Predicted 3D model of a 348-nucleotide part of an RNA (small-subunit ribosomal RNA, central domain) from an uncultured bacterium. The full RNA is in RNAcentral, with records from ENA. Model confidence (mean pLDDT): 90 of 100.
Context: one part of a larger RNA
């Protein structure tokens, strides 16, 4: 390279946008680059192959043929691909009218609860546990009532509900703003799909500077437990968790399932539209999501099954026994932590 694969055996980049490239709808016409056919030239000899011949045979030598799968020139063919040209509307986009939504950013605001502070009532315990102790409390705690401060998170609604490319998004209001769905359409006319490099986004933790700090809580301290207990349990408690700006770029970043398109029985839920019918809250139909079950089919099985892991096509990524190792070295990136790219010896 050919071939085989990637839900769970090794294997889908965390996600998107997009450059080059690859691939690309329907109907005509032109050309003839790819493609196919004919003819001519060339493709040295030797070698290889076939049929003979010569050394007693063979190796070896030798004659003839075939072959040299290629290249060039020329004459044609026109289905398919390319190129050029014309047309089309189904793909894609646009226009108009509706609709749903925790989609994003900024600002403002609300109540419950925890903690702390002040004041009142009140008295000896309170906390905590398997049991305790550390701890708090007669300098008045716990409990209870009122007032105040501050930070963080938003009970119920809440739902295999919704939105978002993924990460993710949940009190309420306003402003700005992205996407989506449905209905209508007399517009554009293939404008599309994928996407090496590249660019952007990207939970948590972590890092830098400056704020903030109620609760929780790595580290740490103490009390228990225990043979020990650098733990599990308890009492405390600092980074951090929060905000602004800037880094980091990783996760079981999971549906462990790349993106796109077409086709292939159904049934029952649910969310958002639209249309029709009437019994006016139901039924039927139809789009777009989100689920469960199940046929064909697929699968090693489990299971998947119109949201495919079915039948096909296009493009990208990735895999090739275990360990060594996602490591070393080098490169690139980073303030660092580290990330990314990525071996070999050796060994089974």
């Nucleotide at each position: 390279c050919u071939g085989g694969g990637c839900g769970u055996a090794a294997a889908g980049c965390g996600c998107a946008c997009g450059u080059a490239g690859g691939c690309g709808g329907a109907c005509g016409g032109a050309c003839a680059a790819g493609u196919c056919a004919g003819a001519g030239g060339u493709g040295a000899a030797a070698u290889c192959c076939c049929a003979g011949g010569g050394c007693u045979c063979a190796a070896c030598c030798u004659u003839g043929g075939a072959a040299c799968u290629g290249c060039c020139u020329u004459u044609g063919a026109a289905a398919c691909u390319u190129u050029c040209u014309g047309u089309c509307u189904u793909g894609a986009g646009g226009u108009c009218g509706a609709g749903a939504g925790a989609g994003g950013u900024g600002a403002g605001u609300g109540g419950a609860a925890u903690u702390c502070c002040g004041a009142g009532u009140g008295u000896a315990g309170a906390g905590g546990u398997g049991a305790a102790a550390u701890u708090c409390g007669u300098a008045g705690a716990u409990a209870u009532u009122c007032g105040g401060a501050g930070g963080a998170a938003c009970a119920c609604c809440a739902g295999u509900g919704g939105c978002g490319a993924a990460g993710g998004c949940g009190g309420c209001u306003c402003a700005c703003u992205g996407g989506c769905u449905c209905g209508a359409u007399a517009c554009u006319g293939a404008c599309g799909c994928u996407g090496a490099g590249g660019u952007g986004c990207g939970a948590a933790a972590g890092c830098g500077u400056g704020g903030g700090g109620a609760g929780c809580a790595a580290a740490c301290a103490g009390g228990a437990u225990u043979a020990g207990a650098u733990a599990c349990c308890c009492u405390g408690g600092u980074a951090g968790u929060c905000c602004a700006c800037g880094c980091c770029g990783u996760a079981a970043a999971c549906g462990a399932u790349g993106a796109a398109u077409g086709c292939c029985a159904g049934a029952c839920g649910u969310c958002g539209g639209c249309a029709a019918g009437c019994a006016u809250g139901c039924u039927u139909g139809u789009c777009g999501g989100u689920g469960u079950c199940a046929c064909a089919c697929c699968u090693a099985a489990c299971g998947g099954a119109u949201u495919a892991a079915g039948c096909a096509u296009u493009c990208c990524g990735c895999c090739u026994g275990g360990g060594g190792a996602g490591u070393a070295c080098g490169g690139c990136c980073g303030c660092a932590a580290g990330g990314u790219u990525a071996a070999a010896a050796c060994u089974c």